This is a predicted structure of a 393-nucleotide RNA (Bacterial RNase P class A) from Nonomuraea sp. ZG12. Lineage of the source: Bacteria > Bacillati > Streptosporangiales > Streptosporangiaceae > Nonomuraea. Rfam family: Bacterial RNase P class A. The family's RNA type in Rfam is ribozyme. Of the family's consensus pairs, 94% are formed in the model. The sequence is in RNAcentral, with records from ENA.
C1' cells in the first nucleotide's frame, strides 16, 4: 500500500433570550375547590420500530392431573427465562481470516422422486455376452430354450471402487488394498466426538424444511390486566287548577308501570355458574342464578416508575457472564409535554486567489406497565483485531 473478514461507539455541540411538562421548595389570592408568581432538579432511542419470543406483574383461582393443540432439536455452559447469548463437534463453503447449516431418527409405518430410461426400491434387460438345439444364401445372419448383469446407453441418482483369480461367458462367487456400514478394545474429552488398532457379513437409494415417530418445553387472558372512590339509571306520560325571575314549580285525577321478556325445576340427593379447547376433579352456590333485549355511567385517583437498575473498581472464567467492593437515582405524559429564534463552533460536498471565503446538506427516526432478546431501517464519522497478496529495510 491494496483487497478483504470479524467487530466498538458517535450521531450534531456550546451559550443567550423567550416558551413546554412531572416533582421539589417559597411567596401571594381563595370559605373551599382551585388559581398566579419566582427558584431548583430532571425530561424520548440504538432502535422508543415490528408485536416474533421469553419473563416480571395482575385477574380467573384454593390451584391438581390428563388428551388435545403448540413450541424446540448437536454437546456443555450462562441467563428469571427464551426460539436468546458463548464456547465446542460434525457437515458444506473459503488459500486464509471467517461464513453457512429448521443438526435426533429413513431398520415402526405411510407419501413421493417428472421426463429420460429395461428398471427408481428389495426394482429390472433396451444394445449386448456366452452354451446347447434347428434352419439358411454358412468368417455371419434368423428363431427357440437356458445363463449372466462386468461392458455401453438413460438419468440428479441404478443394489460399492480399482486390479486380479476364477468361469462357458460373467458376477463380492473368491482375494488384495480402499469406502462405507456394524461391533470390539485402547487413548484423549464433562460431552456431542476425535485418534488408533482389530474383527465381520461383503455392502439393504434419497426426501422428515413431507405427514410421521422420539426427547425435552408448555393453564388462560393480558396495563383497554387489576382495583378504589365519586356519580348516575327504570318512574314516565296525558289532562286540569295555580304559581313564575317565563327557565321553571306546585296540587288533583286518569294511564301505564316500579327495567322487559324466555326457559329451568329446585331448595343441600345440588338448578345455576366458574376454572378462556375437551374431560376428570375441584370451588361458589338458594329464590337465585342463567340468556336475550333495554337504559345509565365513559369522571377522579391508584397501578405508574427504586428496577431479574445503570455506572467504575477488582476478582473468577477461553467466552457468554458471575461474585465483591464504591458511587448515583436519570420522563411519567393522559387532545397526550422537549419547542422557537439568535450566535459561535463541529462534519460532508462543490466553486474559488493558499491561509481562507461562500453556498447547500447533516440520517432511520418519538416512550405510554416494566425488562432481557432477535428481526428490520439508518447520511455521515471514529475507531480495534485478524487474513491474504505485493513492496521495502
Nucleotide at each position: 500500500c491494496g483487497a478483504g473478514c470479524c467487530g466498538g461507539c458517535c450521531g450534531g455541540g456550546c451559550g443567550g433570550c423567550c416558551g413546554c411538562g412531572u416533582c421539589g421548595g417559597g411567596c401571594c389570592c381563595g370559605c373551599a375547590c382551585g388559581g398566579g408568581c419566582c427558584c431548583g432538579c430532571c425530561g424520548a432511542g440504538g432502535a422508543a420500530g415490528g408485536u416474533c419470543c421469553g419473563g416480571g406483574c395482575u385477574c380467573c383461582a384454593c390451584a391438581g392431573g390428563g388428551c388435545a393443540g403448540g413450541g424446540u432439536g448437536g454437546u456443555c455452559g450462562g441467563u428469571a427465562a427464551c426460539g436468546c447469548c458463548g464456547a465446542c463437534c460434525c457437515g458444506g463453503g473459503g488459500u486464509g481470516a471467517c461464513c453457512c447449516g429448521c443438526g435426533g431418527g429413513a431398520c415402526a409405518g405411510u407419501g413421493c422422486c417428472a421426463c429420460a430410461g429395461a428398471a427408481a426400491a428389495c426394482a429390472g434387460a433396451c444394445c449386448g455376452c456366452c452354451u446347447c438345439c434347428c434352419g439358411g444364401u454358412c468368417u455371419c445372419c434368423g428363431g427357440g430354450a437356458g445363463g449372466u448383469a462386468a461392458g455401453g446407453g438413460u438419468g440428479a441418482a441404478a443394489c460399492g471402487g480399482u486390479g486380479g483369480u476364477g468361469u462357458a461367458a460373467g458376477a463380492g462367487a473368491c482375494c488384495a488394498c480402499c469406502a462405507g456400514c456394524g461391533c470390539c478394545c485402547a487413548c484423549g474429552g464433562u460431552g456431542a466426538c476425535g485418534u488408533g488398532g482389530g474383527c465381520g457379513g461383503c455392502u439393504c437409494g434419497g426426501u422428515a424444511a413431507a405427514c410421521c415417530c422420539c426427547a425435552c418445553c408448555u393453564g388462560g387472558a393480558g396495563c383497554a390486566a387489576g382495583g378504589u372512590c365519586a356519580a348516575g339509571a327504570a318512574g314516565g306520560g296525558a289532562c286540569g287548577c295555580c304559581u313564575u325571575c317565563c327557565g321553571g314549580g306546585g296540587c288533583g285525577u286518569c294511564c301505564c308501570g316500579c327495567g322487559u321478556g324466555c326457559a329451568c325445576c329446585g331448595c343441600u340427593u345440588g338448578a345455576g355458574g366458574g376454572c378462556u379447547g375437551c374431560c376428570c376433579g375441584c370451588c361458589c352456590g338458594a329464590g337465585g342464578c342463567g340468556c336475550a333485549c333495554g337504559g345509565g355511567u365513559a369522571g377522579a385517583c391508584c397501578g405508574c416508575u427504586u428496577g431479574a437498575g445503570g455506572c467504575c473498581g477488582c476478582c473468577g472464567g477461553c467466552a457468554a457472564c458471575g461474585a465483591c467492593g464504591g458511587c448515583c437515582c436519570u420522563a411519567g405524559a393522559u387532545g397526550g409535554a422537549u419547542g422557537g429564534u439568535c450566535g459561535c463552533c463541529c462534519c460532508u460536498u462543490c466553486g474559488c486567489a493558499u491561509c481562507g471565503c461562500g453556498a447547500a446538506g447533516g440520517a432511520c427516526a418519538g416512550a405510554a406497565c416494566c425488562c432481557g432478546g432477535c428481526c428490520u431501517a439508518c447520511a455521515g464519522g471514529c475507531u480495534g483485531g485478524c487474513u491474504c497478496g505485493u513492496c521495502c529495510c